[in-house]
RNA sequence: GUGCAACACGCCGAAGAGUGGCCUUCGAUGGCCCGCCGAAGGAGCAAACCGCAGACAUGCGGCGAAUCUCUCAGGCCCAAUGACGGCGGGGGCAGC
Repeated sequence: GUGCAACACGCCGAAGAGUGGCCUUCGAUGGCCCGCCGAAGGAGCAAACCGCAGACAUGCGGCGAAUCUCUCAGGCCCAAUGACGGCGGGGGCAGC
């Protein structure tokens, strides 16, 4: 100098589940109850690998993923949010 990745930004796309009931409020909102969703975030774990014990079988522990599981949080008309994907420039510690 070029420039992968991480990372953040802008634009576009993007699912699921009650327009539930009662009370309050001018209304929004707020409170309670029942039923649901999983794709902000969060939590959990398989094999492999590592360590210890053991003759072996195996046992214990560590590390360890998700769109899987949980449903704390969040959400259940629209909107907003939205994992993930595409495009754009930025970035730049790999490599050259």
Description: Glycine riboswitch aptamer from Yoonia sediminilitoris, 96 nucleotides, folded computationally. The coordinates come from a structure-prediction model, not an experiment, and the mean pLDDT is 83. The organism belongs to Yoonia, within Bacteria. The model forms 89% of the base pairs in the Rfam consensus.